Notes
A computed fold for a 75-nucleotide RNA from a Minisyncoccota bacterium, annotated as transfer RNA. Model confidence (mean pLDDT): 81 of 100. It matches the Rfam family "tRNA". The family's RNA type in Rfam is transfer RNA.
RNA sequence: GCCCUCAUCGUCUAGCCCGGUCCAGGACGCCAGGUUCUCAUCCUGGUAACACCAGUUCAAAUCUGGUUGAGGGCG
Numbered sequence: 001g002c003c004c005u006c007a008u009c010g011u012c013u014a015g016c017c018c019g020g021u022c023c024a025g026g027a028c029g030c031c032a033g034g035u036u037c038u039c040a041u042c043c044u045g046g047u048a049a050c051a052c053c054a055g056u057u058c059a060a061a062u063c064u065g066g067u068u069g070a071g072g073g074c075g
Base pairs, nucleotide, nucleotide: 001074002073003072004071005070006069007068010028011027012026013025020058029047030046031045032044033043034042051067052066053065054064055063
């Protein structure tokens, strides 16, 4: 220098290829309540996210281009 892959709650992850519902779902964590003599366990509820910019479209986490960051391959 060229090419490929990836980026989603505090953490891990599903959804993306093939655009559409309502509040982007789940696990762990955290918070509150219940249970318990207390803690733990268990039950209920809550918590919070699509890396950034632009484009296409009636509609974008999803498609397109660019940027940034991470990983890999070739020279």